[in-house]
Context: one part of a larger RNA
């Protein structure tokens, strides 16, 4: 060096299993509720099934009886109408008087109040035949002898109540079927979604970011229209309360500072878009050349034509408001219209066509009129488009050095030590990035065996010291060796006991699990605290809780031949 054969697992990001952890899916599935929307089941209520009766009560009808008092009249006059007589021989009416009304007698009637019968509602009872319940009788099933269920006659309770039966309110996670948004420097949690301004926006338009800043979900019968007339803001002085600042005067600067219903930016002053006055309603109808912007849906501007109107002396102007937010498609219902169209004996009905109303359909191009949760019991499809480990970039944190040196060091900036400040380097912290790995790169800690690095913990060797010596502090040069046992805790760390020349600080997939354990952490069970109405959750505790016989390549190790 090869060859064999034995043996160790450092590497083939070894093998095993389309990652179980974490996101995605308008994929599931399990449970939860005061999540929608049914829902068995309970229950309300009517009516049926459902018959007889008695006693209260209540209404209504007939029926007989009763009751009616201002004053005035003999005196307790309901009302009308009829009427000079009626008579039980007693007497009462007339008649007269008195009232608004006039009596005896006959009819009808109205109020009070009592009886009776009818009918209906009720409320307590009472029955039995309806239903319903028990049955240890009796027949039968069914027999050699016995015997069940169901059935029939009987008996006994209950009773027209229950029960059932049709509707028909409500309770209803018993039980079902779904619903429970996206963006997002992983997800969640916050926060955000539509429309307007301005800066990013790189001098046309446009242009993102969970970039920086602010407003809108209107308002106004004048703050519209349209003659016509004025001119702010600020500054001086001055005048009662009056002041820095009210209202007035005067005199000065005044192209923009004030106004312009409101945020912002543009505009905008003598022909105003600001301020006032006067008449007024064009905050009109039927259009509507041609243009802007826009994927579409749609937005925006508009000369001018007909018609009739305001204002103006005309000539004009005017289809809201200085401009740019103030808003929602389809479907569906609902007004109005001397419209239309089909249908119908009449009333009427359906649709069309206009013109209007009803959505924080705010996830604002709006799934449905109508929907939240949990999973550690889960489960599939993906994804390294995306997180947690390790690894790469990156160096804010970190860490280790240099610069300046102001102070402190009795003096003296630098023996030692340095403040405000500035510059490297490192790639051990926590972090940012999401680049390879989700058809798996096992994840603390300990054990075992290490290899390295030097920014040196000892052990050597030099400068300096504010080094007398013994200490010792600082600084260079130095990686050859070496860098302890214990006690608590699952611990790295850390405190603690003894010790040593010292008991360095890192890297190695925070080295090493086809090398070990498995106390931690990170499935299923279970308990506590806390939080949730519950499932069920907790970088909160707490007990348990499955770690894969065989080495083919490489690498190394013995030992043997060439």
């Nucleotide at each position: 060096c090869c060859c064999a054969u034995a043996c160790u697992u450092g590497g083939a990001c070894a093998a095993a299993a389309a990652g179980a952890c974490c996101c995605c899916g308008u994929g599931g599935a399990g449970c939860u509720u005061u999540a929608c929307u049914g829902g068995a089941g309970c229950u309300u209520g009517a009516c049926c099934c459902u018959g007889u009766u008695u006693u209260g009560a209540a209404a209504a009808u007939u029926u007989a009886a009763u009751u009616g008092u201002g004053u005035a009249g003999c005196g307790u006059a309901g009302g009308a109408g009829g009427g000079a007589g009626a008579u039980u021989c007693g007497u009462c009416g007339a008649c007269a008087a008195u009232g608004a009304a006039a009596c005896a007698c006959c009819u009808c009637u109205c109020u009070u109040u009592u009886g009776a019968a009818u009918u209906u509602u009720u409320a307590a009872g009472a029955c039995u035949a309806a239903c319903a319940g028990a049955u240890u009788g009796c027949c039968u099933u069914a027999u050699a002898a016995a015997a069940a269920c169901a059935g029939g006659c009987g008996u006994c309770u209950g009773a027209a109540c229950a029960a059932g039966g049709u509707c028909u309110g409500g309770c209803g996670g018993a039980c079902a079927g779904u619903u429970u948004a996206a963006c997002u420097g992983g997800g969640g949690c916050g926060g955000u979604u539509u429309c307007c301004u301005c800066c990013a926006a790189a001098a046309a338009u446009g242009u993102a970011a969970c970039g920086g800043a602010g407003g809108a979900g209107u308002a106004c019968a004048a703050a519209g229209g349209u003659a016509c007339a004025c001119u702010u803001a600020c500054c001086u002085c001055g005048a009662a309360a009056a002041g820095a600042a009210a209202u007035c005067g005067a005199g000065g600067u005044g192209u923009u500072a004030a106004g312009c219903g409101u945020a912002a930016a543009a505009g905008u002053a003598u022909a105003a878009a600001g301020u006032g006055u006067g008449c007024u309603u064009g905050a009109c109808u039927g259009c509507g050349a041609g243009a802007u912007a826009a994927a579409c849906c749609u937005a925006u501007c508009g000369a001018g034509c007909a018609g009739g109107u305001g204002c103006g002396a005309a000539a004009g102007c005017a289809g809201g408001u200085u401009u740019u937010a103030g808003u929602g498609a389809u479907c569906u219902c609902g007004u109005g219209a001397a419209g239309g169209u089909u249908c119908g004996u009449g009333g009427g009905a359906a649709c069309c066509u206009c013109a209007c109303g009803g959505c924080u359909u705010a996830u604002c191009g709006g799934a449905u009129a109508a929907a939240a949760g949990u999973u550690a019991c889960c489960c599939c499809g993906g994804g390294g488009a995306u997180a947690a480990c390790a690894g790469g970039c990156u160096a804010g944190u970190g860490a280790u050095c240099u610069c300046c040196a102001a102070c402190a060091g009795u003096c003296c900036a630098c023996a030692a030590g340095g403040a405000c400040g500035a510059g490297a380097u490192c790639g051990u912290u926590c972090g940012g990035c999401a680049c390879c790995u989700c058809g798996a790169u096992g994840u603390c800690g300990g054990c075992u065996c290490a290899a390295g690095a030097u920014a040196u913990c000892c052990u050597g060797g030099a400068g300096g010291g504010g080094a007398a010596g013994u200490a010792c502090c600082u600084u260079c040069c130095a990686a050859g060796g070496g860098u302890c046992g214990g006690g608590c805790u699952g611990u790295u760390c850390g405190c603690c006991c003894g010790u040593u020349a010292a008991a360095a600080u890192c890297u190695u997939a925070c080295g090493c699990g086809a090398g070990c354990u498995g106390g931690g952490u990170u499935c299923a069970a279970a308990c506590c605290g806390u939080c949730g109405u519950g499932a069920g959750a907790c970088a909160g505790g707490u007990u348990g809780g499955a770690c894969u016989c065989u080495a083919u390549c490489c690498a190394g190790u013995a030992u043997g031949g060439g």
RNAcentral holds the full RNA, with entries from ENA. Large-subunit ribosomal RNA, domain V from a Candidatus Daviesbacteria bacterium, 562 nucleotides, folded computationally. NCBI's taxonomy places the organism under Bacteria, Bacteria candidate phyla, Candidatus Daviesiibacteriota.